[in-house]
């Protein structure tokens, strides 16, 4: 430190999510020790049980247990028992007092300031404690315990009698203090223990004197957040966790009348909950309370249990040890991994386990003594020293020894990318997995197992949660043309910034000292545990506050000036700037006459609608109203919105020029305020034209539209509202700086040739363009550059600019503005394609011109449908349908029945087959786009990149044929050319071909020739080579000449990257999956040959260019021994005899036909057509019934040229003639070759199809057969309204009024003091009255949660209607606004370019 993830790819913007690091954590799985830590984050819920706060007897009255002593009585063992007495001693239960229970402990419910940090500042208060100072005298009344009685279920009371005090009250005294009118007033006390030589004594003490204590006061230290519905009392200190009182719940006991009770102490229960421990030692140590002190208490603490909760250490063996063992897995079947791992050998023993030793954590206190101080004392007592004998909960402690023995000790996640780590097996969009992206539909490294691996390791994964990565709320440190983002636009209040120059002050700011800044954490640096966590010593830091002192640049603040900012005043300018009034002409419209007659309007075509009642045309004449053409300009003038005839008035504002003036006034602007297009609203005019709504007429599959013909609201005016627009330069306003060149509009100047000139300058408006920024497009002195000021504003996409709720509107609706919930993307430029009912430009039998079919009639054949047992299978726009099939009687192939023979019965295995599935697992082949011209690469350049360039442009070409041009230059696969058959010619060679000259002949039949056709072998020729023209001096191209052939001569063969998951697993072939007395094999009949229909491709016809009947001529290319078959002979014919030749330029198939000569038909369903149908045979083959082909005779359908529509063909070619071949026993009107005869016609590219190249838009990329909107119905799921209904919280009035307290006080009561009494003073109850919790009424706010209905949004499989949006999206798109309509959405006005 950054990764993944929108795209077909880039580059931005943007967000989701992930590696880190943490935790009082939980949960899954697993689990040796050991040491430090930490353990109810939830129900401030409810608590059984035990303990957590007591202590003093050196304050007191006592003596309930307990122990000892004394006395007494009994019993007898004569010193032992039992009893009973004496508070006498030790102690002590209750109880009066005194200090502590306000400390330690718990928990975070409130609390967003009444809190807390940090610093200042104050009026006060502080028990014990320190240290001073002064006192401690004299009285006096009561009361608990206890004792009698009574009440009561307890709990507890009530009466009556009795007694002490460091408990209460006076009195005196007052150093000092406190009040205060300065005069004076007020205010105290307590003894107890030890121990004692002299006095003295009533024998109790007195008295001295030592400790402790007590009063007053000073001053010091020290301390004070809260624990909560309410209320005060004690008290130094509480409104008091384990204290009261009261009210309310709620447990709990009751004899029902009443009572008690508060674990948010330690444990420990039940409840919640993912979830958090023992109902444990001990006061050893720290520490606190009471005490003179021993000491007691002491759930603080100190420890120990129990929990991998976290951190830390440490082990679970070391070292050899290849036959690289078995066994697992994988395998290409060799082998490879696991793996030196493992067994084996040789070692060591930490931890744990047994045994044995054994530190510190102990100071202190007690007793005995020395010395000293205290004193009247050699008593006490205190301080220090020696000495004895003792204090340990941990604790079988840490720690060290010995002993055996490798013995007792490893898991968990992960393995598709991020992210380190792969194979096999099952699974089959199923189980299932996921942090994003996304994996699963027969070969899954993603699901589950397994082997292997890889990372942590007594843990390891997972959830939840915080930072962080996020520069993703940007202070450090973000941004607003188009990605989210500039308010529609001025005026302007606060505010915030602010020109020069000098004084002065010192608020900012700087510097220094100083006082704080708590430890603990954290850094540095040492020291203890064997390391380490962990504990500790130092230090440094604590960025921050105060005081203080200097400094005076800046910035503020005050004072003086100035003038460059800013504005006044002068002089002139150019403008659709605004506001009112008044004038014009042109056209539409209507109305009026006139002339005139059949139509006119409209439209893609038509209708609707006007018209013979006179239109529409044309003349003239009138009315009314509304907008001003030419001029007109990326021109002009406004803050924007906007202004457009001509003219008068009133009126903002800018520029230019000189100078004079004021002296900073200036910028910007939260909130406020004025302006603000169309639309719409209101009230009143107007209303020609246009025109939502409406009608109607087309159009349609419909047409609630676009089209036409009406037409109302409106538009026009005045006054009032609204307050929005793509109100855009999608670009806030100021202000400086920063290359330019060219164009225009005001306005100055200045030259000189006085012009329609040139040069300069200032304001404004454009075109380009450099630096420079920008994701890129793009903007560049009108900045989006480079810097200031202020202001607004934005944080993923959808919910949504919605809901609520405010605020403004007369409405309509603005404005301010969430949240649930949902997704992993939206977006934005710009790149490549592929599409467009974009656009140039070019080709093709692509149209066009022509010849001739098809569609209709029979018959062939192929298919879909049906039908059937079965009609096997496969091929489906073009590019499936005479296709596979170059040939189904039988095989082949479905489909069905039957009969024989074998095996004793049942299991299992491993092999043959399989035309059984997958062509979407695949090889080969093969179709198409198309014989289309394209398809690409290598170095270079260019751009951030994808990717351009090259390959685009001008020419040409049948071509990416070629040439110029050119950041390209080259080169690949393709065209083209080399191949093959054709047309000219040569050479060479002549059987079985050939025959001019010579001979012989029925016949090239011989003898011969080698010339000629022919043969088959090799060469030659054609290259735009030549000549003219056009062309850019180029490719080239047009025309000529030569020649057989001219411009690719004619044909074939050859098919570029690549598309189509195109065909095919049924030609082979081959993964994987299935059958195995069957899905394999054999037989045998039957099917593929059906048949109401439909379509394809084809024969034949319809006739006279013809039929038919005679006679007669010319081919070429094949095929032949399981063959072809000749003469001759037979039959009307198919054929049949029959045997010669031939393995073929020899023999044969084999007569070519149309044609040509004649004859016949005479426009007829015929002398045409031939279907079908009936009889007779042939032939092939085992067999021709289903179901062959042909022959003769006989029969004689349809059809008399074919509707939409629709093929094919540009020359030896369409047509039209016949011929062979393949297959094959046999069986072509179908295929493939073959010659013979042989035409029409292309003006041209506007149009239809199909292709190429450019360019252009795009929301397509599975690429238009693309995407994508909206109703509507179904499911689910959050929200908003909703008659309302149930709670929290709380304002307000108001009722009420418990405990305390406080104030009054008629009543009752009453110890101290004070009076001789009587009473007073002072106080308890009681009443009252004021605060006041609890409750209670009404009324409102807020806030939750639930409602019948209801409204819109979200998500969901492949539902329904249409097709609005991307392309000119087919009516360009969008924005406000307005009316309409199932719905997307249509119309109207005004805007806008994102057309």
């Nucleotide at each position: 430190a950054g990764a993944g993830u929108u795209u077909g790819a880039u580059c931005a913007u943007g967000g989701c999510u992930c590696a880190g690091a943490u935790u009082g954590a939980a949960c899954g799985c697993u689990g040796g020790c050991g040491g430090c830590a930490g353990g109810c984050u939830u129900a401030a819920c409810a608590c059984a049980u035990g303990c957590a706060a007591g202590u003093c007897g050196a304050g007191c009255g006592g003596u309930a247990a307990c122990a000892g002593a004394g006395g007494g009585u009994a019993g007898c063992u004569u010193g032992c028992u039992a009893c009973u007495u004496u508070g006498c001693u030790g102690a002590c239960g209750a109880g009066c007092g005194g200090c502590g229970g306000a400390c330690g402990g718990g928990u975070g419910a409130g609390u967003a300031a009444u809190g807390c940090a940090u610093a200042g500042g104050a009026a006060u208060c502080u028990a014990c404690c320190u240290a001073g100072u002064a006192g401690u005298g004299g009285g006096g009344g009561a009361u608990a315990a206890c004792g009698u009685u009574c009440g009561g279920a307890a709990a507890c009371g009530g009466a009556c009698g009795c007694u002490a005090a460091u408990a209460c009250c006076g009195c005196a005294u007052a150093a000092u203090u406190c009040c205060c009118a300065c005069g004076g007033g007020g205010g105290a006390a307590a003894g107890c223990a030890g121990g004692g030589g002299c006095u003295c004594u009533u024998u109790g003490g007195a008295c001295c004197u030592u400790g402790c204590g007590c009063u007053a006061u000073u001053a010091g230290a020290u301390g004070a957040g809260c624990c909560u519905a309410g209320g005060a009392c004690u008290g130094a200190g509480a409104c008091a966790c384990g204290g009261c009182c009261c009210a309310g719940a709620c447990u709990c006991c009751u004899a029902c009348g009443g009572g008690a009770g508060g674990c948010a102490g330690c444990a420990g229960u039940g409840g919640g909950g993912a979830a958090u421990a023992u109902u444990g030692g001990a006061c050893a140590a720290u520490g606190g309370g009471c005490g003179c002190a021993a000491g007691c208490c002491u759930g603080a603490u100190c420890c120990a249990g129990c929990c991998a909760u976290g951190c830390c250490g440490c082990g679970u063996g070391u070292g050899u040890g290849a036959a690289g063992a078995a066994g697992g897995c994988c395998u290409u079947a060799g082998g490879g991994u696991u793996g030196u791992a493992a067994a084996g050998c040789a070692c060591u023993u930490u931890c744990a386990u047994u045994g044995a030793g054994g530190a510190g954590g102990a100071a202190g206190g007690c007793c005995a003594u020395u010395u000293g101080g205290u004193u009247a004392a050699u008593a006490c007592c205190c301080a220090a020293g020696u000495g004895g004998a003792u204090u340990g909960a941990c604790g079988u402690u840490a720690c060290u020894c010995a002993a055996a023995g490798a013995a007792g000790a490893a898991g968990g996640a992960c393995c598709g990318g991020c992210u380190a780590a792969c194979u096999c097996c099952g699974u089959g969009c199923c189980a299932g997995c996921a942090g994003c992206c996304g994996c699963g539909g027969u070969a899954a490294u993603a699901c589950g197992g397994a082997g292997g691996g890889u990372c942590c390791g007594a843990g390891c994964g997972u959830u939840a949660a915080u930072c962080g990565g996020a520069a993703u709320u940007a202070c450090u440190g973000g941004g607003c043309g188009u990605a989210a983002a500039g308010c529609g636009c001025g005026c302007g209040u606060a505010g915030g910034c602010g020109g020069u120059u000098a004084g002065u002050u010192u608020a900012g700011c700087g510097a220094g000292a100083u006082g704080u800044g708590a430890a603990a954490u954290a850094c540095c640096u040492g020291g203890g545990c064997u390391c380490a966590a962990c504990c500790u010593g130092g230090g440094a830091a604590u960025u921050g506050c105060g005081u203080u002192u200097c400094g005076a640049a800046c910035u503020g603040g005050c004072u003086a000036a100035c003038u460059a900012g800013a504005g006044u005043g002068c002089a002139g300018u150019a403008g659709a700037g605004g506001g009112u009034g008044g004038u014009g002409g042109a056209a539409u419209u209507u109305c009026c006459a006139g002339u005139g007659u059949a139509g006119c309007g409209g439209u893609g075509a038509a209708a609707u609608g006007c018209g013979u009642a006179g239109a529409g045309a044309u003349u003239g004449g009138a009315a009314g109203g509304a907008a001003c053409a030419u001029c007109a300009g990326u021109g002009g003038c406004g803050a924007a919105g906007g202004c457009g005839a001509c003219u008068g008035c009133c009126u903002g504002g800018a520029c230019u020029g000189a100078c004079a003036c004021u002296g900073a006034c200036g910028c910007u602007g939260a909130g406020g305020u004025g302006c603000g297009a169309a639309a719409g609203c209101g009230u009143g005019g107007g209303g020609a034209g246009c025109a939502a709504a409406c009608a109607g007429g087309a159009u349609u599959a419909g047409a609630u539209a676009c089209c036409c013909u009406g037409g109302u609201a409106g538009u026009c005016c005045a006054c009032g509202c609204c307050g929005u627009a793509a109100a855009c330069g999608a670009u806030g306003u100021c202000u400086a700086c920063u290359a330019g060149u060219u164009g225009u509009u005001g306005g100055g100047a200045g030259u000189c040739u006085u012009g329609u000139a040139c040069u300069c300058u200032u304001a404004g408006u454009a075109a380009c363009g450099c630096a420079g920024c920008u994701a890129a497009c793009g903007c560049a002195u009108u900045a989006a550059g480079u810097a200031g000021a202020c202001c607004g504003c934005c944080u993923g996409g959808g919910g949504a600019g919605u809901a609520c709720g405010g605020c403004c509107g007369c409405a309509a609706g603005g404005u301010u503005a969430a949240a649930a919930c949902u997704c992993a993307a939206a977006u934005g430029a710009a790149u490549u394609g592929a599409c467009g009912g974009g656009g140039g430009c070019c080709c093709g039998c692509a149209c066009a011109a022509g010849c001739g079919g098809u569609g209709g009639a029979g018959c062939a054949u192929g298919u879909g449908g049906u039908u059937u047992a079965a009609u096997u299978c496969g091929a489906c726009g073009c590019a499936a349908c005479g296709c596979g099939a170059a040939g189904a009687a039988c095989c082949u192939u479905c489909u069905u029945c039957g009969g024989g023979a074998a095996c004793a019965c049942u299991g299992a295995g491993a092999c043959a087959g399989g035309u059984g599935c997958u062509g979407c697992a695949u090889g080969g082949c093969u179709g198409u786009c198309g014989u289309c011209a394209g398809c690409u690469c290598g170095u270079g350049u260019u751009g951030u990149g994808a990717a351009a360039u090259g390959u685009u442009g001008g020419g040409u070409u049948a071509a990416g044929u070629c040439c110029c041009g050119u950041a390209a230059c080259g080169a690949g696969c393709g065209c083209a050319a080399c191949c093959c058959c054709u047309g000219u010619c040569c050479u060479u060679a002549g059987u079985u071909a050939c025959c001019a000259u010579c001979a012989u002949u029925u016949a090239g039949u011989u003898g011969g020739g080698g010339a000629c056709u022919c043969u088959a072998a090799g060469g030659a020729g054609a290259c735009u080579g030549c000549c003219g023209g056009u062309g850019a001096c180029a490719a080239a191209c047009c025309g000529g000449a030569g020649g057989a052939a001219g411009g690719c001569g004619g044909g074939g063969a050859c098919g570029a990257c690549g598309u189509c998951a195109a065909g095919u697993c049924a030609u082979c072939a081959u993964g994987g999956c299935c059958c195995u007395u069957a899905c394999g094999a054999g037989u045998a009949g039957g099917g593929c040959u059906a048949c109401a229909c439909a379509c394809g491709u084809g024969c034949u016809a319809c006739a006279a260019u013809g039929g038919c009947c005679g006679g007669u001529a010319c081919a070429g290319a094949g095929g032949g021994u399981c063959g072809c078959c000749a003469a001759g002979c037979c039959g009307c014919a198919a054929g049949g005899u029959g045997g010669a030749g031939c393995u073929a330029a020899u023999c044969u198939c084999a007569c070519a036909a149309a044609g040509c000569c004649g004859g016949u038909c005479g426009u007829a369903g015929u002398c045409c057509g031939g279907a079908u149908u009936g009889g007779a045979g042939u032939c092939u083959g085992c067999a021709a019934c289903u179901c062959g082909a042909c022959u003769c005779c006989a029969u004689g359908a349809a059809g008399u040229c074919g509707g939409a529509a629709u093929c094919g063909c540009u020359a030896g070619u369409a047509a039209u003639c016949g011929u062979g071949a393949a297959u094959c026993a046999g069986a072509a009107u179908g295929u493939c070759a073959c010659g013979g005869u042989g035409a029409a016609u292309a003006c041209g590219u506007u149009c239809c199809c199909g292709g190429g190249c450019c360019u252009u838009g795009u929301a397509c990329a599975c690429a238009c057969c693309g995407c994508c909107c909206g109703u509507c119905a179904c499911a689910c799921c959050a929200u908003g309204g909703g008659a309302g209904u149930g709670g929290g919280u709380u304002g307000c009035a108001c009722c009420a009024g418990a405990a305390g307290u406080a104030g009054c006080u008629a009543g009752u009561c009453u110890a101290a003091c004070c009076g001789c009494a009587a009473g007073g003073g002072g106080g308890a109850c009681g009443g009252u009255u004021a605060c006041c919790a609890c409750g209670g009424u009404g009324u409102g706010a807020u806030u939750c949660a639930u409602g019948a209905c209801u409204g819109g949004g979200g998500u969901g499989a492949a539902g329904u209607c249409g097709u609005a949006a991307c392309a000119a999206g087919g009516u360009a798109g969008c924005c406000c606004u307005a009316g309409g309509g199932g719905a997307a959405c249509c119309u109207g006005g005004g805007g806008c370019u994102g057309g």